[in-house]
RNA sequence: AGCAGCCUUUAGGGCAGGGUGAGGGAAGGGAUUCCCAAUUCCCGAUCGGCGGUACAGCCCGCGAGCGCCAUGUAUGGUGCAGAUCUGGUGAGACUCCAGGGCCGACGGUAUAGUCCGGAUGGAAGAAGGCGUAC
Numbered sequence: 001a002g003c004a005g006c007c008u009u010u011a012g013g014g015c016a017g018g019g020u021g022a023g024g025g026a027a028g029g030g031a032u033u034c035c036c037a038a039u040u041c042c043c044g045a046u047c048g049g050c051g052g053u054a055c056a057g058c059c060c061g062c063g064a065g066c067g068c069c070a071u072g073u074a075u076g077g078u079g080c081a082g083a084u085c086u087g088g089u090g091a092g093a094c095u096c097c098a099g100g101g102c103c104g105a106c107g108g109u110a111u112a113g114u115c116c117g118g119a120u121g122g123a124a125g126a127a128g129g130c131g132u133a134c
Stems, first nucleotide, its partner, number of pairs: 005130006017043003023036005045114002047104002049062004057102002065080006084100005106117003
């Protein structure tokens, strides 16, 4: 001084307010009336992991999720699953400023980025420490 490796800690947020009523219940002889009812539909609201780079949900890459295959059950391989334009500033920005637009796994349930669940889980990474190589 400190590759690899090891240890400890840490490592994502979000439906305010309205409309409709599939469906269910109660009353009544009946027509009907009343109540419950989608955070998913409609209006509207709101959220944005990590590394890179002029500061990024949309550029490049990584992680998480679901399926399939292999298999020593610890992992590996593979497929699926997303989205951006214009103007301005500047040496440099699809990242800043202004404006317009778009995206969001799987299971559950009246159709879900936001509810519930796998998950008090796992992980990209980050901080601190140990530490051999060199």
Predicted 3D model of a 134-nucleotide RNA (FMN riboswitch aptamer (RFN element)) from a Thermomicrobiales bacterium.
Taxonomically the source falls in Thermomicrobiales (Bacteria, Pseudomonadati, Thermomicrobiota, Thermomicrobia).
The model forms 100% of the base pairs in the Rfam consensus.